Predicted 3D model of a 523-nucleotide part of an RNA (small-subunit ribosomal RNA, 5' domain) from a metagenome. Its Rfam family is "Bacterial small subunit ribosomal RNA". Its family is annotated with structural constituent of ribosome and ribosome in the Gene Ontology. The full RNA is in RNAcentral, with records from SILVA.
Context: one part of a larger RNA
RNA sequence: GAACGAACGCUGGCGGCGUGGCUAAGGCAUGCAAGUCGAACGGACCUAUCCGGAAGGAAACGGAAGGGUAGGUUAGUGGCGGACUGGUGAGGAAUACAUGGAUAACGUACCCCGGACACAGGGAUAGCGGCGGACUUCGGUCCAUUAGCGAAAGUGCCGGUAAUACCUGAUGACCCCGCAGCAUCGCAUGUUGCCGCGGGCAAAGCUCCGACGGUCCGGGAUCGGUUCAUGGCUUAUCAGCUUGUUGGCGGGGUAACGGCCCACCAAGGCUACGACGGGUACCGGGCGUGAGAGCGUGUCCCGGCACAUCGGAACUGAGACACUGUCCGGACACCUACGGGUGGCUGCAGCAACGAAUAUUCCGCAAUGGACGAAAGUCUGACGGAGCGACGCCGCGUGCAGGAAGAAGUCCCUCGGGAUGUAAACUGCUGUCAGGGGUUAGGAAUAAUGACCAGCCCCACAGGAAGCACUGGCUAACUCCGUGCCAGCAGCCGCGGUAACACGGAGAGUGCGAGCGUUGUUC
Numbered sequence: 001g002a003a004c005g006a007a008c009g010c011u012g013g014c015g016g017c018g019u020g021g022c023u024a025a026g027g028c029a030u031g032c033a034a035g036u037c038g039a040a041c042g043g044a045c046c047u048a049u050c051c052g053g054a055a056g057g058a059a060a061c062g063g064a065a066g067g068g069u070a071g072g073u074u075a076g077u078g079g080c081g082g083a084c085u086g087g088u089g090a091g092g093a094a095u096a097c098a099u100g101g102a103u104a105a106c107g108u109a110c111c112c113c114g115g116a117c118a119c120a121g122g123g124a125u126a127g128c129g130g131c132g133g134a135c136u137u138c139g140g141u142c143c144a145u146u147a148g149c150g151a152a153a154g155u156g157c158c159g160g161u162a163a164u165a166c167c168u169g170a171u172g173a174c175c176c177c178g179c180a181g182c183a184u185c186g187c188a189u190g191u192u193g194c195c196g197c198g199g200g201c202a203a204a205g206c207u208c209c210g211a212c213g214g215u216c217c218g219g220g221a222u223c224g225g226u227u228c229a230u231g232g233c234u235u236a237u238c239a240g241c242u243u244g245u246u247g248g249c250g251g252g253g254u255a256a257c258g259g260c261c262c263a264c265c266a267a268g269g270c271u272a273c274g275a276c277g278g279g280u281a282c283c284g285g286g287c288g289u290g291a292g293a294g295c296g297u298g299u300c301c302c303g304g305c306a307c308a309u310c311g312g313a314a315c316u317g318a319g320a321c322a323c324u325g326u327c328c329g330g331a332c333a334c335c336u337a338c339g340g341g342u343g344g345c346u347g348c349a350g351c352a353a354c355g356a357a358u359a360u361u362c363c364g365c366a367a368u369g370g371a372c373g374a375a376a377g378u379c380u381g382a383c384g385g386a387g388c389g390a391c392g393c394c395g396c397g398u399g400c401a402g403g404a405a406g407a408a409g410u411c412c413c414u415c416g417g418g419a420u421g422u423a424a425a426c427u428g429c430u431g432u433c434a435g436g437g438g439u440u441a442g443g444a445a446u447a448a449u450g451a452c453c454a455g456c457c458c459c460a461c462a463g464g465a466a467g468c469a470c471u472g473g474c475u476a477a478c479u480c481c482g483u484g485c486c487a488g489c490a491g492c493c494g495c496g497g498u499a500a501c502a503c504g505g506a507g508a509g510u511g512c513g514a515g516c517g518u519u520g521u522u523c
Base pairs, nucleotide, nucleotide: 001523002522003521004520006519007518008517009516010515013396014395015394016393017392018391019389020388021354027351028350030349031348032347035080036079037078040077041076043074044073045072046071047070048069049068050067051066056061087307088306089305097231098230099229100228101227102226103225106224107223111220112219113218114217115216116215117214119169120168121167122166128159129158130157131156132143133142134141135140148155149154175200176199177198178197179196181194182193183192185190205212233279234278235277240270241269242268245267246266247265248264250262251261252260282304283303284302285301286297287296288295289294309330310329311328312327313326332343333342334341335340360386362385363384364383368382369380370379371378372377399429400428401427402426409420410419411418412417433464435459436458437457438456439455440454442453443452467512468511469510470509471508472493473492474491478507479506480505481504482503488495489494
C1' cells in the first nucleotide's frame, strides 16, 4: 500500500447493488417450511331439479319415506411425490475432492423413439353399519359419540362392500435361465450374431370420445454406482505395522467387481519415495495479495462430499439405510391421576444463553423453478420482494454567481499590524436529493394476472444534510497558554525535570470526507 463475513471510538443526508451467528454441530416457547389427484374406487354430507306420493284434511291443499339426474365438499382405500428443494461443516487425511481413463463387472421412476400385447376368473380389506341408553307413529329421532380398559396417548369384536389395491389361471417373444453347435470380434475372464431343444415370466382401466393411462421387449436421453492413475497439510521427541491381515479354491450376497461376507488352504501384504501412530482440516471452481513466481485462504455464488439430539438397524421404494418416515438403546426436555406417554429449528422467522459481534415471529405466489393434476387449480419460509445494520463497493448532495485592501468576534503581535477571509452579512439565481400531489411506460412472455419495484408531470422552499484523524523526524501541516520526569504521549526513534512546534487546551494549518481513525488478520 491492498484486502476483510470484521469489531471498537467519534460522527452520520440520500440512493443503487451486494452482504450480515466466524463463538455453543450447545438448548429451544410459538407459527409456518410437502403435498396433490373425485377424469383410479366405494361411501358420507350439502345444494338444485325430476319422479314418487304417506300422515293430516270434505276438498283445495299438504308434502314425509324412497328413487333418478346434475353440481359441489371430502375422512378413507389407491397412485405419484415426500431420496428434490432448503440448512450446516461436526466428522473425515481418504470408502472424500479435482483432473483424466475403465466398466467385456452395473442400475436408472418420470421423459423421447420403435415393436408387440392387454384374455378369463377369484378371495379379501379400509371406509360404512352394529356391538349403549331414552323416546317411538317401528320408518326412525335424540343423547352419549359403542361398551370395557386407561389420567392421557391409545387400544377391540361382529357384519357386509369397491377399485388402476391384492391373488390365480391363460397367451407370449427378438425377454430370462440351462444344454449343444457354427461364425465374428477382442485387452484375459470373454463380446456379438445365427440356429436347435427344454424350462419360466405380463397387463387396468377411466372418459366430457378429443384424449389420458396399463404390460413386456429394444434403443436414446438424464442421473447415479463401482474401479484405476495422478495431485494437494503437519509431525521421526511416531520406525516398524498387519490375522480377514495378503493371496488362492469353493460358496453366499449385491444392480454390479471384490475378503464385501463365510468355510478350507497357503504365508503372505505395507514401509525411510515415510508405512503405522499423533495433530489439524470438508474438498474444488474460486477469493485476497503480488510484476510474476509464490504465499495465504475456502465467507457469499456454483459443483461434489458428509451430517440431521447421540449411537445402532433395517423396512418401503426406480432411487434412502431416509432433516420435518419406522424400530431399538442412551442423554436431555415436557405432560402425568406415578401405571405410562410425547418431542427433536445444522429449514424461515423468533427466544434465552455464549460472545467484541451478526437482522423481521414481514408481504406475495405477480415472475422463475418444483410436486401433483387432463385441466381449472392446490401446495411451495425454494424463490421474488420489502424491513433492519455506513458491514462493503459505487453514485449523488449538503448549493451557484456576485460581494471590502477586508465588518464584528476570536487568535497572534515587535502594538505599527497580521490571520481567520469572499469566508459571513447583503444581492441575484437554480431546484439534484429528501417532502407533498397526480398519472401509468416497463418488470407481463399472453387474453387475464404486479407482492414489490420503477417511469413521467406538477408544487413549495437555500431551506432538512459535515465530520474525523493528524501537525518533532519518518510524513503533508505551527503558534500561544497551562503543566513542570508530574499529569501524560508513543508505530519506531523518542518527548515531559519552568519559555515543550512531541503532554492538555485554544487559534491556525494539513489529509481524507458520509465518513474518519484504532485494533485484529493475510499478502